[in-house]
RNA sequence: AGAGUUUGAUCCUGGCUCAGAACGAACGCUGGUGGCGUGCUUAACACAUGCAAGUCGAGCGAGAACGGUCUCUUCGGAGACUUAUUAGAGCGGCGGACGGGUGAGUAACACGUGAGUAACGUACCUUUUAGUGGGGGAUAACAAUUGGAAACGAUUGCUAAUACCGCAUAAGACCACAGAGCCUUCGGGUUUCGGGGUCAAAGCCUUCGGGCGCUAAAAGAUCGGCUCGCGGACCAUUAGGUAGUUGGUGAGGUAAUGGCUCACCAAGCCAGAGAUGAGUAGCUGGUCUGAGAGGAUGAUCAGCCACACUGGGACUGAGACACGGCCCAGACACCUACGGGUGGCAGCAGUGGGGAAUCUUGCGCAAUGGACGAAAGCCUGACGCAGCAACGCCGCGUGUGUGAUGAAGGCUUUCGGGUCGUAAAGCACUGUCAAGGGGGAAGAAUUUUGACGGUACCCCUAGAGGAAGCACCGGCUAACUCCGUGCCAGCAGCCGCGGUAAUACGGAGGGUGCAAGCGUUGUUCGGAAUCAUUGGGCGUAAAGCGCACGUAGGCGGUCUCAUAAGUCUGAUGUGAAAGCCCGGGGCUCAACCCCGGAACUGCAUUGGAAGCUGCGAGGCUUGAGAAUGGGAGGGGCUAGUGGAAUUCCUGGUGUAGGAGUGAAAUCCGUAGAGAUCAGGAGGAACACUCGUGGCGAAGGCGACACCCUGGACCAUGACUGACGCUGAGACACGAAAGCGUGGGGAGCAAACAGGAUUAGAUACCCUGGUAGUCCACAGCUGUAAACGAUGGGCACUAGGUGUCGCGGGUAGACCCCUGCGGUGCCGUAAGCUAACGCGUUAAGUGCCCCGCCUGGGGAGUACGGCCGCAAGGCUAAAACUCAAAGGAAUUGACGGGGGCCCGCACAAGCGGUGGAGCAUGUGGUUUAAUUCGAAGCAACGCGAAGAACCUUACCUAGACUUGACAUCUGAAGACCGCCUACGAAUAGAGAGGGUGCCCUUCGGGGAACUUCAAGACAGGUGCUGCAUGGCUGUCGUCAGCUCGUGUCGUGAGAUGUUGGGUUAAGUCCCGCAACGAGCGCAACCCUUGUCCUUAGUUGCCACCAAGUAAUGUUGAGCACUCUAAGGAGACUGCCGAUGCAAAUCGGAGGAAGGGGGGGAUGACGUCAAGUCCUCAUGGCCCUUAUGGGCUGGGCUACACACGUGCUACAAUGGUCGGUACAAAGGGCAGCGAUACCGCGAGGUGGAGCCAAUCCCAAAAAGCCGGCCUCAGUUCGGAUUGCAGUCUGCAACUCGACUGCAUGAAGUCGGAAUCGCUAGUAAUCGUGGAUCAGCAUGCCACGGUGAAUACGUUCCCGGGUCUUGUACACACCGCCCGUCACACCAUGGGAGUCGUUUGCUCCAGAAGUCGGUGACCCAACCUUCGGGAGGGAGCCGCCGAAGGAGUGAACGGUGACUGGGGUGAAGUCGUAACAAGGUAACC
Repeated sequence: AGAGUUUGAUCCUGGCUCAGAACGAACGCUGGUGGCGUGCUUAACACAUGCAAGUCGAGCGAGAACGGUCUCUUCGGAGACUUAUUAGAGCGGCGGACGGGUGAGUAACACGUGAGUAACGUACCUUUUAGUGGGGGAUAACAAUUGGAAACGAUUGCUAAUACCGCAUAAGACCACAGAGCCUUCGGGUUUCGGGGUCAAAGCCUUCGGGCGCUAAAAGAUCGGCUCGCGGACCAUUAGGUAGUUGGUGAGGUAAUGGCUCACCAAGCCAGAGAUGAGUAGCUGGUCUGAGAGGAUGAUCAGCCACACUGGGACUGAGACACGGCCCAGACACCUACGGGUGGCAGCAGUGGGGAAUCUUGCGCAAUGGACGAAAGCCUGACGCAGCAACGCCGCGUGUGUGAUGAAGGCUUUCGGGUCGUAAAGCACUGUCAAGGGGGAAGAAUUUUGACGGUACCCCUAGAGGAAGCACCGGCUAACUCCGUGCCAGCAGCCGCGGUAAUACGGAGGGUGCAAGCGUUGUUCGGAAUCAUUGGGCGUAAAGCGCACGUAGGCGGUCUCAUAAGUCUGAUGUGAAAGCCCGGGGCUCAACCCCGGAACUGCAUUGGAAGCUGCGAGGCUUGAGAAUGGGAGGGGCUAGUGGAAUUCCUGGUGUAGGAGUGAAAUCCGUAGAGAUCAGGAGGAACACUCGUGGCGAAGGCGACACCCUGGACCAUGACUGACGCUGAGACACGAAAGCGUGGGGAGCAAACAGGAUUAGAUACCCUGGUAGUCCACAGCUGUAAACGAUGGGCACUAGGUGUCGCGGGUAGACCCCUGCGGUGCCGUAAGCUAACGCGUUAAGUGCCCCGCCUGGGGAGUACGGCCGCAAGGCUAAAACUCAAAGGAAUUGACGGGGGCCCGCACAAGCGGUGGAGCAUGUGGUUUAAUUCGAAGCAACGCGAAGAACCUUACCUAGACUUGACAUCUGAAGACCGCCUACGAAUAGAGAGGGUGCCCUUCGGGGAACUUCAAGACAGGUGCUGCAUGGCUGUCGUCAGCUCGUGUCGUGAGAUGUUGGGUUAAGUCCCGCAACGAGCGCAACCCUUGUCCUUAGUUGCCACCAAGUAAUGUUGAGCACUCUAAGGAGACUGCCGAUGCAAAUCGGAGGAAGGGGGGGAUGACGUCAAGUCCUCAUGGCCCUUAUGGGCUGGGCUACACACGUGCUACAAUGGUCGGUACAAAGGGCAGCGAUACCGCGAGGUGGAGCCAAUCCCAAAAAGCCGGCCUCAGUUCGGAUUGCAGUCUGCAACUCGACUGCAUGAAGUCGGAAUCGCUAGUAAUCGUGGAUCAGCAUGCCACGGUGAAUACGUUCCCGGGUCUUGUACACACCGCCCGUCACACCAUGGGAGUCGUUUGCUCCAGAAGUCGGUGACCCAACCUUCGGGAGGGAGCCGCCGAAGGAGUGAACGGUGACUGGGGUGAAGUCGUAACAAGGUAACC
């Protein structure tokens, strides 16, 4: 410090997620040891038991027992002393207000911080001053009587005090008053002095020295009370709250101020700088995190506060409204004799319960601290220790060295090895921890006293012995293989893995990380600049209010003076300790602890400075305003005027149509339309001018002219003198539609009706048509993609070029130069921006103010509130859900977008298919099997260049198991053969023949083959073409596909390759930030067309010769044809035209002319295209079978459907006869001549030929003649019967051919569809491969030989440029809504249940206060009667729980209901994205 994730890729925006640190944690697996810490976060739920606050006999009265000693004794016991300055209880004092616990309540002066208290208190402690005299009356304990189950009392009687009460004294304190001084707001305040009034006390001990107490006062210290400034949470969907409320006067009350309380008076007080209300919460030092600023948090430790079963209340006291005190009420629990009582662990342990979860009913007061005491001491669950828990932090160990044959074993393997791995074993050592034994502290200052503890620590002993796990290994993120599984089981923090080769699931081996722990979960901060003060944004990503005016607020020109609030600086006080940080020190180190320092960024007080801001005063003119003079304008309002057009009405002319559409129809019209002419009515809107022209704040404003009226601009520079900018709330305006009332209504036109279209058409189109559109109202509504998607103001920062208004220069119009204001365009000036783009009219650079945003969906929705007549508007969530949603740009692809171009793509033609019969392939069906594959083009006469057996992979039957085939081991043998059974494979039996080949040292060895045995293995046309190689199809012989360097761009990418021409072509030329290059194109190759050279046999025959019935038959020849080698030839080379060029057009010559014709040749890639059944091959599967062999069958089936063909339907024909002309092939298990036989297929036979020699071999259409005459025919030949031929082991299933006979459909083929542009189509025959046989298929060959192409609008395919895009699996794309189903959360809902709370009442406990007090009473007084004083009781105010009524808020639940979300393959349509097929959207 970043990373992953939106995309095909990119940049940006933006969310989600991860890596870090931390924890009072919990859970899972595991667990050796020590130190130091920490340990109910939940039920402030309920608590058994024990303990946690007592102490003082030196305040007081009283005072045992057990035990012990002694004496007496009737031996039962009694007494004395001791125990005993005792125990327990009581009066009294001090302490139980500290210490300890908890965080429920509390949003508050509760806390923090800093002040104030002249408005206060303070026991114990310290200091000082002055005292402590003399009396009195009671009461508990106790005793007696008595009530009660108990708790607890009642009555009578006795008694003491440092308990209580008078009196005396009064330095002093307090109270009121007189005089004087000072101050004064004239009310008073304050100081001093004077006299007056009120107020004290307690004793105890003593060594007799004194000590400890007590009283009053002053002061200190400490601890508190109260007040104030500032600070720290949330909701405005809480906007008004408040009657003791705010203030005053007086009184009461308090330690003290104060409405704290009361009476009276006034009507205030709080609140947008957030009152009131609701929900939440103890606050802080600190802690965690962070670079910091911050954010989160408030366990342990420390400070403060609050609470003590719940609610209320006071008493005592220095202090409480009191955790282990009291009273009352309530709930709960316990005891009870049912009458009544008792209790409060949020003290320490502990129990139940709750919970994911949190300890021992331990030891000790030895230390520290506290209460009491003079002290000894006693008490202390504070505290010190121990126990339990890996809960955390820190330390240590689980060995060290050596050890290669790289052992065994595991895992893996390409079978060679690799790895675990020096790891182990072995050898040599060490002894930390733990264990056993021995010694043994400090902690005690201070005589005693050590819980911890026989602990820490030290020494000795033995022995590698007792001590390693957890998570992870696809990326982020360090670490990889095998097996199992097969979208299953499962994983997952995000992205995502798993559908048969999973580094992602589970196991294993190995590895990585951490380590007595490791992971997971939860939470917090960080990363997140993702709330942005530091440190973000708002044209298009979320985000500028529709617009103005203006209140509060914020901000504000220039000069001078003054001030000192902000600001800056110094000082002082404070900022507790602990913690963090720094430096030291102590435990062996560390954690931990101790000491010192720094820091605590703050607050307050005070001194100073005066630049800036503020405040005050006085000026200035440039901001702003006002004045005068001008011109421009659809600015606004009111009432008028006008013409064109539509419609309607009347009349005339006139006749059959009109209207409308893609085409139609509804509709109008013979009752006279439409057309045309004239007249009239009425309403609305104002053509041309009209212009990125004008005006207005925006919405908006358009005929003409008048009245009224707002604003801007220019010129002038006489006036005011900062008067300004912005603007939360508030208020005005605000298109269209809509609403109300009343008018108006020509045209247009939601709704509606009809006609079309359509699968449907509640639409688009058409014919009609109502609201509405128009007018009025100080009407309502208040929203729009109200847009420049750009808030307002000011200043600054290159230009160029239009236009509108007003000026200046000139005598003057245009032009020109120049100024101000508006409105546009261009722009790499700079700058900004993610890019697009913006660019003096900023989206640049700055300042000021306002508004708004914080992932998508849910949702601008629900609820609440406000507004509205309604429609609805404004404000505005959450649950839940997703990992994206989005912006700009890029490359493609696509478009019922555009431009250009090409192709038998269309068109123009010729011939077909689709109809018939047959052949063949496929689907389907059938079957024991009908083997398998191929599936739009690019499967379907395809694999198959040839299924009767074989092939053959399928089925049936019966058989084999090292196998039909390969290698290895052992044994035997070379081997050949006949017979029987069986359908064959196979099985059985042995006759008969035979001893091989090579080498040899003669012992033997080797090779080949056969049989037997055992296993390693063979074998598989079994699966996966979606694991693959190879090969192939296709786009497409289309002209494209790329690279290097450079340049441009943040980048994906672009450029080059685009543009202008040209071409069949990315072919070439020109231009150009490109320059070059590669694979493609072309050429080089083959063939064909012309010529030449060479060579002439098997080819040829012109000349010469010979021969024949005839023939190059023969001699001779190689001229020609031909053959097959090598050359030539064509290059836009020449001419003309056009053009810059490339090139194109025309011409000449030429066999051939602009690529001469044809072929081979197939770029980068696409289709997970095809093929595991050609072959090869990974993995999986079978192994007496999915292998191998064999028989028979099947692949040839047949209601049907499709593809490809053949033959036809006839006269351009059929048939018969005669007759002519090819090319290219094939041939020895072959082609097979002449000849003979057969009607024929064919047979006999065998010449010749290993082929330019012989054979197949007849070419056919054609030509010449004859017949047929338009018919189901002399067309057509299917089907069937009979008879044959050939091949073959074998033609039944299931071959081909022949002859005779039979003579079906079919008379040119619906929708639709195919091929072909010249030696082509069409037509005619010929050959070959496969092959025993079988060809309408396939591959080749030649013969005859056309028609047409205007042209590129349309269909299909392709190329290129451009455009749009929400597509990228790329339009066979994407995607919307209803409905149906499942699940989830949520709104409404008759209600219903609960919680909190307001108000009005009722009632009223305890208790303070007040009143009364006829009853009661010791202290004092008394004249003895009583009085003073006090109290019980009663009454009153207040008053908790409780009750009643009525509201509010919140929550749960609710038949039914609304929408929403989510969910591999549901239904209906097709709304959006392309011009999305009606542009979309508000």
A computed fold for a 1482-nucleotide RNA from an uncultured prokaryote, annotated as small-subunit ribosomal RNA. Rfam family: Bacterial small subunit ribosomal RNA. Gene Ontology terms of the family: ribosome and structural constituent of ribosome. The sequence is in RNAcentral, with records from ENA. Its mean pLDDT, the model's own confidence on a scale to 100, is 85.